[in-house]
RNA sequence: GCUACUAUGGCUCAGGUGGUAGAGCACAUCCUUGGUAAGGAUGAGGUCGGCGGUUCGAGUCCGCCUAGUAGCU
Numbered sequence: 001g002c003u004a005c006u007a008u009g010g011c012u013c014a015g016g017u018g019g020u021a022g023a024g025c026a027c028a029u030c031c032u033u034g035g036u037a038a039g040g041a042u043g044a045g046g047u048c049g050g051c052g053g054u055u056c057g058a059g060u061c062c063g064c065c066u067a068g069u070a071g072c073u
Base pairs, nucleotide, nucleotide: 001072002071003070004069005068006067007066010025011024012023013022019056027043028042029041030040031039049065050064051063052062053061
């Protein structure tokens, strides 16, 4: 230099054929206990790496850029 893949709550990951984003763990409050742990209930927390484009509508499709991983030269 070229190619492919990945980028989504604090972490690990889902998200069909475009229709206003979910799970587990963690966190907060409460219940339970003599007190922890375990268990149960409720809740907060992300505009989806960035900038544009297509579309009535984009996490999803297209282009460029950034970062990471792998491969090739």
Overview
Predicted 3D model of a 73-nucleotide RNA (transfer RNA) from a Clostridia bacterium. Its Rfam family is "tRNA". The family's RNA type in Rfam is transfer RNA. Its family is annotated with triplet codon-amino acid adaptor activity in the Gene Ontology. Model confidence (mean pLDDT): 80 of 100.